[in-house]
Context: one part of a larger RNA
RNA sequence: UUGGGUUUAAAGGGUCCGUAGGCGGGUUCUUAAGUCAGUGGUGAAAUCCUGCAGCUUAACUGUAGAACUGCCAUUGAAACUGAGAGUCUUGAGUGUGGUUGAGGUAGGCGGAAUGUGUAGUGUAGCGGUGAAAUGCUUAGAUAUUACACAGAACACCGAUUGCGUAGGCAGCUUACUAAGCCAUAACUGACGCUGAUGGACGAAAGCGUGGGUAGCGAACAGGAUUAGAUACCCUGGUAGUUCACGCCGUAAACGAUGAUAACUAGCUGUUUGCGAUACACAGUAAGCGGCAAAGCGAAAGCAUUAAGUUAUCCACCUGGGGAGUACGGUCGCAAGAUUGAAACUC
Numbered sequence: 001u002u003g004g005g006u007u008u009a010a011a012g013g014g015u016c017c018g019u020a021g022g023c024g025g026g027u028u029c030u031u032a033a034g035u036c037a038g039u040g041g042u043g044a045a046a047u048c049c050u051g052c053a054g055c056u057u058a059a060c061u062g063u064a065g066a067a068c069u070g071c072c073a074u075u076g077a078a079a080c081u082g083a084g085a086g087u088c089u090u091g092a093g094u095g096u097g098g099u100u101g102a103g104g105u106a107g108g109c110g111g112a113a114u115g116u117g118u119a120g121u122g123u124a125g126c127g128g129u130g131a132a133a134u135g136c137u138u139a140g141a142u143a144u145u146a147c148a149c150a151g152a153a154c155a156c157c158g159a160u161u162g163c164g165u166a167g168g169c170a171g172c173u174u175a176c177u178a179a180g181c182c183a184u185a186a187c188u189g190a191c192g193c194u195g196a197u198g199g200a201c202g203a204a205a206g207c208g209u210g211g212g213u214a215g216c217g218a219a220c221a222g223g224a225u226u227a228g229a230u231a232c233c234c235u236g237g238u239a240g241u242u243c244a245c246g247c248c249g250u251a252a253a254c255g256a257u258g259a260u261a262a263c264u265a266g267c268u269g270u271u272u273g274c275g276a277u278a279c280a281c282a283g284u285a286a287g288c289g290g291c292a293a294a295g296c297g298a299a300a301g302c303a304u305u306a307a308g309u310u311a312u313c314c315a316c317c318u319g320g321g322g323a324g325u326a327c328g329g330u331c332g333c334a335a336g337a338u339u340g341a342a343a344c345u346c
Stems, first nucleotide, its partner, number of pairs: 004317003007300002012314001014201004021194003025088007033081002035077008049065006091191001092188003095184006103177007110154001114150008125136002162169002206247006215241002220236004258313006266291009295302002319346003328339004
């Protein structure tokens, strides 16, 4: 490179937006760049191929033909692709009317629990474990009652639920704000899909500055266990967990399954609309689930939410180890991230 692949064997980028590029709906006219046909020129000779001939044959040589699949010019064709000019509405978007939800940001408020403080009652234990001990407690603990303060998280509802591009999102409420879906068919008229480089977002941990610190709790200390115990268990406990602003840019960032579009038996649960509308309920649209046919698959399994049948575009893979290492570059305060080999070895 060709071919083959990417749920689990190597392999889908964490997610979205989007530049170049690639690909792109119906129809009419024009054009003739691609495309197709004819003609002319050129495509040196040798070589290669075919016929014939010459050395006894062969290699070799001579001769004739074909070929040289290309390039240039010219004359035509107009189905397809492209280009130009129109037009259309089904793709895409807008409008109008509804509707849904833990979607996002900022503020306010709430109760339970926990801890602490003060005061009261009350007396000898409490706590903890497999059993203990460290620890707390006559300076009055634990328990209990009242009041106060603090920080963090929001029981029940709660679900195989819902929303969000992903990460993620849950007490109540207000303001601002984004989105989906349904109905309608009023408007635009291909405005679309994908997307290298790039940009934005991106759990937890970690980092910087300044607040905050109830509970929990790396490190650390002590008590146990044990042959030992740098652990599992227990008592404490600092960073951290929390808030504001700024970095980091990684995860089994998982559906281990890229995005978009079309097509291909059914059954069933559920969410939200629409449909006479109140219930029930046939239908229909968009989701979220469970089975299962054809088909696919090495199998497990997938199966209208495909891993089935097709199309377009991007990303990635090519034996194990060495190694996501070294070196260099870029980014970062650092931690490190990203890009990413080879020798050697099996």

Small-subunit ribosomal RNA, central domain from a metagenome, 346 nucleotides, folded computationally. The prediction has a mean pLDDT of 86.